[in-house]
Annotation: A computed fold for a 92-nucleotide RNA from Salibacterium salarium, annotated as c-di-GMP-I riboswitch aptamer. The coordinates come from a structure-prediction model, not an experiment, and the mean pLDDT is 86. It matches the Rfam family "c-di-GMP-I riboswitch aptamer". Rfam describes the family as follows. GEMM was predicted in a large-scale screen for bacterial structured RNA regulatory elements. Rfam links the family to the GO term cyclic-di-GMP binding.

């Protein structure tokens, strides 16, 4: 330094649910709790994927406008893939 692995030890994370706040919403974040994870450390670069406040067309009412209903992300997701940093422990 690489490449395997998670049996041993030391030890990390924290699904689902639930209360609380932000938030249009997805979902964050903090508390309890643990499905589960050898990067379930960290980064939205590529893809997928949620979401649609705002714009857009549309269609129905209709006096302004109101309701639906499609597309659209600048807004999420790292515990969806893949990639980019870094990191303990054992074998090679």
């Nucleotide at each position: 330094u690489c490449c395997a692995g998670a049996a041993a030890a030391a030890g990390g994370c924290a699904a689902a649910u639930u209360u609380g706040u932000u938030g249009a919403a997805a979902a964050a974040c903090a508390g309890a709790u643990a499905c589960g994870c050898a990067a379930a450390a960290u980064c939205a670069c590529a893809g997928g994927u949620c979401u649609a406040a705002g714009g857009u067309u549309u269609g129905u009412u209709a006096u302004u406008a109101a309701c639906a209903a499609a597309c659209u992300a600048u807004g999420g997701u790292g515990g969806c893939u893949g990639g980019g940093u870094u990191g303990c422990c054992u074998g090679g």